[in-house]
Molecule: small-subunit ribosomal RNA
Organism: uncultured bacterium
RNA sequence: ACCUUGUUACGACUUGAUCCUGGCUCAGGAUGAACGCUAGCGGCAGGCCUAAUACAUGCAAGUCGAACGGUUGUCAGCAAUGGCAAUAGUGGCGCACGGGUGCGUAACGCGUAACCAACCUACCCGAAUCUGGGGGAUAGCCCGCCGAAAGGCGGAUUAAUACCGCAUAAAACUGCAGUCUGGCAUCAGGUAACAGUUAAAGAUUUAUUGGAUUCGGAUGGGGUUGCGUGCCAUUAGCUAGUUGGGGGGGUAACGGCCCACCAGGGCGACGAUGGCUAGGGGAGCUGAGAGGCUGGUCCCCCACACGGGCACUGAGAUACGGGCCCGACUCCUACGGGAGGCAGCAGUAGGGAAUAUUGGGCAAUGGUCGAGAGACUGACCCAGCCAUGCCGCGUGCAGGAUGAAGGCUUUCUGAGUCGUAAACUGCUUUUACCAGGGAAGAAAAAAGGGGAUGCGUCCUCUACUGACGGUACCUGGUGAAUAAGCACCGGCUAACUCCGUGCCAGCAGCCGCGGUAAUAACGGAGGGUGCAAGCGUUGUCCGGAUUUUAUUGGGUUUAAAGGGUGCGUAGGCGGCUGAUUAAGUCUGGGGUGGAAGACGGUCGCUCAACGAUUGCAGUGCCAUUGAUACUGGUAGACUUGAGUGAGAUUGAGGUAGCUGGAAUGGAUAGUGUAGCGGUGAAAUGCAUAGAUAUUAUCCAGAACACCAAUUGCGUAGGCAAGUUACUAAGUCUCAACUGACGCUGAGGCACGAAAGCGUGGGGAGCGAACCGGAUUAGAUACCCGGGUAGUCCACGCCGUAAACUAUGGAUACUAGCCGUUGGGGGUAUCGACCCCCCCAGUAGCGAAGCUAACGCGUUAAGUAUCCCGCCUGUGGAGUACGGUCGCAAGACUAAAACAUAAAGGAAUUGACGGGGAGCCGUACAAGCGGUGGAUUAUGUUCUUUUAAUUCGAUGAUAACCGAAGAACCUUACCAGGGAUUGACAUCCCAAGAAUUUUGUCGAAAGACGAGAGUGCUUUAUUGAACUUGGUGGCAGGUGAUGCAUGGCCGUCGUCAGCUCGUGUCGUGAGAUGUUUGGUUAAGUCCAUCAACGAGCGCAACCCUUGUGAUUAGUUGUAUUUUUCUAAUCAGACUGCCCCGGCAACGGGGAGGAAGGAGGGGAUGAUGUCUGGUCAGUAUUUCCCUUAUGCCCUGGGCUAGAAACGUAAUACAAUGGCCAGUACAAUGCGCAGCGAAGCCGCGAGGUGAAGCAAAUCGCAUCAAAGCUGGUCCCAGUUCGGAUUGGAGGCUGAAACUCGCCUCCAUGAAGUUGGAAUCGCUAGUAAUCGCAGAUCAGCAAGCUGCGGUGAAUACGUUCCCGGCUCUUGUACACACCGCCCGUCAAACCAUGAAAGUGACCAACACCCGAAGUCCGAUUCGUCGGCCUAAGGUGGGGGGCAUGAUUGGGGUUAAGUCUGAGCCAGGAUCAAACUCUACC
Repeated sequence: ACCUUGUUACGACUUGAUCCUGGCUCAGGAUGAACGCUAGCGGCAGGCCUAAUACAUGCAAGUCGAACGGUUGUCAGCAAUGGCAAUAGUGGCGCACGGGUGCGUAACGCGUAACCAACCUACCCGAAUCUGGGGGAUAGCCCGCCGAAAGGCGGAUUAAUACCGCAUAAAACUGCAGUCUGGCAUCAGGUAACAGUUAAAGAUUUAUUGGAUUCGGAUGGGGUUGCGUGCCAUUAGCUAGUUGGGGGGGUAACGGCCCACCAGGGCGACGAUGGCUAGGGGAGCUGAGAGGCUGGUCCCCCACACGGGCACUGAGAUACGGGCCCGACUCCUACGGGAGGCAGCAGUAGGGAAUAUUGGGCAAUGGUCGAGAGACUGACCCAGCCAUGCCGCGUGCAGGAUGAAGGCUUUCUGAGUCGUAAACUGCUUUUACCAGGGAAGAAAAAAGGGGAUGCGUCCUCUACUGACGGUACCUGGUGAAUAAGCACCGGCUAACUCCGUGCCAGCAGCCGCGGUAAUAACGGAGGGUGCAAGCGUUGUCCGGAUUUUAUUGGGUUUAAAGGGUGCGUAGGCGGCUGAUUAAGUCUGGGGUGGAAGACGGUCGCUCAACGAUUGCAGUGCCAUUGAUACUGGUAGACUUGAGUGAGAUUGAGGUAGCUGGAAUGGAUAGUGUAGCGGUGAAAUGCAUAGAUAUUAUCCAGAACACCAAUUGCGUAGGCAAGUUACUAAGUCUCAACUGACGCUGAGGCACGAAAGCGUGGGGAGCGAACCGGAUUAGAUACCCGGGUAGUCCACGCCGUAAACUAUGGAUACUAGCCGUUGGGGGUAUCGACCCCCCCAGUAGCGAAGCUAACGCGUUAAGUAUCCCGCCUGUGGAGUACGGUCGCAAGACUAAAACAUAAAGGAAUUGACGGGGAGCCGUACAAGCGGUGGAUUAUGUUCUUUUAAUUCGAUGAUAACCGAAGAACCUUACCAGGGAUUGACAUCCCAAGAAUUUUGUCGAAAGACGAGAGUGCUUUAUUGAACUUGGUGGCAGGUGAUGCAUGGCCGUCGUCAGCUCGUGUCGUGAGAUGUUUGGUUAAGUCCAUCAACGAGCGCAACCCUUGUGAUUAGUUGUAUUUUUCUAAUCAGACUGCCCCGGCAACGGGGAGGAAGGAGGGGAUGAUGUCUGGUCAGUAUUUCCCUUAUGCCCUGGGCUAGAAACGUAAUACAAUGGCCAGUACAAUGCGCAGCGAAGCCGCGAGGUGAAGCAAAUCGCAUCAAAGCUGGUCCCAGUUCGGAUUGGAGGCUGAAACUCGCCUCCAUGAAGUUGGAAUCGCUAGUAAUCGCAGAUCAGCAAGCUGCGGUGAAUACGUUCCCGGCUCUUGUACACACCGCCCGUCAAACCAUGAAAGUGACCAACACCCGAAGUCCGAUUCGUCGGCCUAAGGUGGGGGGCAUGAUUGGGGUUAAGUCUGAGCCAGGAUCAAACUCUACC
C1' cells in the first nucleotide's frame, strides 16, 4: 500500500427556571437457576451451585485350562483311556486406566516458552545375540485341632512359565590408561587395550508362541528454569538446614532431598514475612474495543478418596472399590473379639429456594484378559423424569354486515367499541387419534467356499449378529375436529376509559401516586399493547458507566481534590556535536500456539437448533536474519542550561548587644475642691483618709506615632524606633573559569503564626476563666467596673491555621497599553530633570486563547514537555479500632456498618432585608373634628342556653356586611298535625266542562259528605284549556363540595406598571428594549443609547359642574331684557410675553368665568390573595326520594354573660328654652300623594278639591341662621336613658316582638387610659330635606342642598407603593429557611468486668505403624524420626456481655434562637486553628 471483518445510542431524577459537577436509577444481553400463573407436540442439550454430611440394598475389575497339579459333571468305550464343559487354588497379566469430587493449594499448582550433557518407561515396533544343565520347597488335596464369627494353627503329600544355584556372555554395569571430534560449563560422543560382575521357561506339537540380554524407536512419565497468574502495608522486616561450600548418604535422576564439618550468608518497598480468599487452563458471558466478571456441562493438567500418618508390591502408586497404625463414627457379637468406608451408577436420610430411574443393553465405540471363541465393563450406547435452556411445528384458512345478541363506554336512544369477531357457507388435515407398511445405524472378527503366497499372511464370496424398537419415517382413514396463556397500559416505555376506595387499604425500578372526580394502589371490569407454550418476578454477572478509576480515555482558583514551606535520597525525565554498539524500536523467513469452541465457506439430519468437513484467526512466546532515524550504553568534543569569578548595588532578610523619646500605670511632693468615671440611659467602681484636674521629680514594663505607599525584604511562617558587630540572599553589568555538573522529588531531614505545655524570670497596659453592675421574658452574652492564667524574656516541647493567590515546582513559546521598585545603557545638558531602550520584581486594564460560568490572560486558569502531591456522591467522619509521635492537650495515618437521592459550583428571574440611593401617597408632620370612657341603637365573636336560637362573611379586603327594612308571611331553623307523581313542569290512560253553593270534624292544613252547573271546537270518533283519579318515566332539595366551575365582586390600586415582534448579546435560564441623565400626576415627554417598533395600561374620547352664544319654550315669569327649563355650539392650546433649559419642560406675567389635568364622576392593565359567593341565578359530581322534598298551626331567628366593631345622643353658655323672622336642592305620588276647612294639647281624625304631575300634592317646603327675651355654670331650665299611666296609627293579629303622641319619672354622663380613625376646599365640621325597601317600622343606606374653616416648615421617622442597586443557604418566596440539647420509638456500631468456641505457631512430656541404622543362629530387641495424645504461657481473628459512648432515622413533643439579608452581638461580624467555661 492493498484486501477481509468489525466499526461507538441514550433517557429519568438536584432548580421557579438555567448551565455545570456529581451520584442514584431504567431500557439490553446472559444464567447449572429458583418462585408465581399457565401448558399441545417434537428434536438437540443440561440437571446437588447447599452438608468433602451420614449411608440400607444391588451392581461398578476381572480374565487366562494354549503356564500348573488337582476336583466335579457329562459323553464314548467292557475297561484302560479319550473328548467336552465347569472350576476353588498356585502362576501370569490387569487392578496406577476408565469413572467421581474440588477439601486442600497463592504454589513451578497452572499457562506459555525453553532445558535435562542429570532421568525412567510394562504392554507395542525395528535390530542383534541367547534359550544349556540341575535342585529344594509350597498352596491345593487328605487327616486333625481352636474359634460364636471373621479367621487361624499343626501333620503328611504334590506341580509349574512359582522359587534357587551352576554354565555361557557383551554394544550392559564397574575399575583404570591412550587417542580423535564436538560442546555455554560440569562434560558428551567415537575408536580401542586390559581386568572384574551379571541371564533365561516353557506350552502345544514342527511350526508357531513364549522367555533372557543389549541397542534404537514410539508412547507415557520425572526434574529444572524465564515470564505470566488474587486482596490487605491498620501485615515491614523475615530466615539456623536458614544461604553457600567441598565430602558422604539416598534416588530412576539433579538438588540441604538428608547428614557431619566450615563460612555468614540469603530474601525484602520492583512488597519479603504474615493474614484472608481461591483448584488452574482451553474457554464462557458481556463489551465498539481495551477491558470487566466467571471457570457448571466438554477437553487438558493438578489435588483428594471417612480425618491423619506410613510404607509394601510393582514398569508405574505412597494406590477411591489393596495393606499397616492412630482417631472419630456406624454395625455384628456367644462380650472373648470382629467388620466397614457411594467425592463410581442408581437409590435413602439430612441440609436446602433447588437438581432426575434402586431402568435396558454390551447391538455400536472404547478398555482389560485370552491364540481364539469369548468373558467382564453403571466407561459407553440407549430409554425414563423435569418447559431447565436452545431450536422447530401447531392450536386453522377463505367468504360472511341484520355491523346480531350480550358486555363496556357515552355528549343518552342516537351512537362508539369488542367486530368479520360470532352465527352461517365453503375449503384444508400439519399435529393428535385409528389402521397398514417399516428402516439406516452392521461391517467386521470368527466359521465355511474360492484365489494368491516359500512361510507368516493377504484378497474375494457366502452365511451370522440390533438394547434402542415395531421406534423414526411412509401411506391411508375420520373430523375444525385434540390444543392459549402471561405480564403490562403516569413519564422513562409500546398500550385508556368506567366503577368501588378516600394519606385508609395499598403501590413503587427511579421520579413519585393515594387526603371524594386516581389514565399510577386494590376488587375489578371493558378495551388496548408486548411476548407467546410460555410469560412474569427474584437472585447473580457484564453493559449502559467513552466523560463513574480515564492505557485507549478524567480532573485538582470557587464543584471532591495542590502537601504550610524548603533541603535532599531512591526513582522518573533531561542541552548541542561527531563516532561506536545494537538493549529498546522496526523488519524477513522458521518453530510453537492440542482437540473442541469462535469466525468464513461447503455439506448432512424435511428447516433450524445440532452435527460433519475445510479454511482463516489465535494480537503470545522462543531462537534466528537484517536496518540504525529516535531512546539507551561506551569513550570523546562544545557552551547557550547550571555554577564560579570580577565590579556595582538594594532592602522592616536573620542573630546578638547597646541606646532613645512619646504614651500608659505607679510612687513622692506641691496647687486645688467635690465630684470623677462610665453609658443608649444608668449602676457597680473611685473620691473629704482629699479623688478627677494640674505641676515637678523618680520608677516599671510593653509597644515603636509621623515617615508609610497599590512600597520593600524573606522559601514559607513572617519582618517596622535608632545604632554597632556578625551573617545570609537577590538583582544588574562584564564574559575570565568549570563543562550538562540540570529539573523534579516517594520515604527522610529541617523550618514552621497564634493558642497551649514544662522550668526559671518578668508583669505597665491589655485580658479567656472568674466576680460584680446593667440590659432582658431569661442573658451563664453583647455594654460597663474589676480581674487570674496569658500576652514579654531565656531554654525545651507542640507541629497545627481560611498556614489563601483557596491557584505545586521547572523550562520554552504566544498582541499590547499604563503605573511603580532596583540596576544598566542611549540621547540631551555645564549638570540635574525630560525623552527612548534592556534586565529583574510588583500592581491595574486588556488581543488571541481557555473556562460551567465567574473570571484568567507574558506573574495564565493560554499553548506544550517533565516530575511530585491529591480527588472519585452526600452523611456517618477526618470519627472508631490498631499503630507511630507527644509531658499533656492532642497530632499523623485512617475505615466499616448504617442512612440517603441528592449534597454541591457558577450564573438567571423574582421575593425579601431591623442593606443602600431616588421618588410618591392625608404616610408622617402642621391642623380641624372624632373613636376608645357614658347611655341608647345596631352588627359581630367566643363560651353557653335552647326544641330551635337557620345559614354565610372573620386582619387590612368580616362585623347598620348578604338584609333597599324577621309580629304572620318572609324562613332556610324547632315542636306538633298532615298528604306521597307530590306546592311546580311534561307525557300517557280514565272520568268529569270549567265553575260555584253548602254541612260535620279540626288550631289550620285538610278529611268525610250533600247540591247547582253542562260552555267552546270537530271529519261528530274527538280536540283545546281546566278539574279529579291512576300508572311510571320523573318532579323537588336554601342537602355537600366556591379546593370541580361559569358569572359577578373585594383587594393590592387609578399604583404605573405588564408584555410582544424583529434584531443584537449570552452554551443557557435570560438580557437588551423597559437601563442612564432630565422631566411629569403618569413607562408623561425629551435627550442619549444595540436597538428599532408595537400592544394592554396612563392620557384623551363619555357624563356632570363652572362662563358665554344660538335656538326653542310648556305647566315657569304680571310683562320685554334678565332668571329658569333643555338642545346645540363656543371656550383653554403653555396659544402670547419674560427668564432658565439641547429638548421635554419648569418658574413668573398678561388676558380670561376658568391656566397649565379647572372641580367631580364613570372608566380598574398583566396578575396576586387556591380571596368571597353552590343561600341570587346558572352549573359538574355526590347524596335524599311516604323524605334532607311538600302543606299547615305555634314558636324561634329579638335568649344569658363577657368582649369587640359601627353609629345616634350628650356632657352644655359658639349653649338650652320661649317668641318672632329669612333663604334651598334632589326627589316621590293612583291599592298613591292627598289640599283647603273643621275636631284634638298632640300623635292623629274627619273631609274631599286637585293631580299619572315644571300645572296638584308630599311641602308651612327646611334646619342651622338672624332678631328679641330668659337661664348664670349647677348634674342645672344641661342630658335624656329607664319606668309608670293615658292614647294614636298600620295590620286577621302589636303577648313573646312595631312605630308614634301626651302626662309623669329624670339614670349614666362634667370631654374620656394605652391606643387609634377621617379629612387638603366648597373639603372638614355643622344643619336639615328627600328617596329606595315598605301594610307598619330608619339612629342604617343612597342622594340633595344650607352655613362653611384651619393647616401643610418639610420628607429624618411610622405605614403602603414605585424605580435602580446590593446580599441571600428564601422560591409555599421572611408568616421563608434552619441549628443544637432534652424527652419517645426503632436501627446499625464503638468501649466494657468478663464468658464461649475456634486458628496457627512455640516449649516440654509421651509416642503407634513404618522406612532406615545397629544388635541378634532364630524368635526378636534397641535407636533416630513422626501422626495422634497430654501440659503450659503468650498471639490472632470471631461470637456474646450488665452497663456505657456517640451516630443515624422517625407529619404535627419541650427548651432555646446559633446560622442564611449588615440575620438584628452594627463589620473587632461570619469563618479557621487553639485554650478555658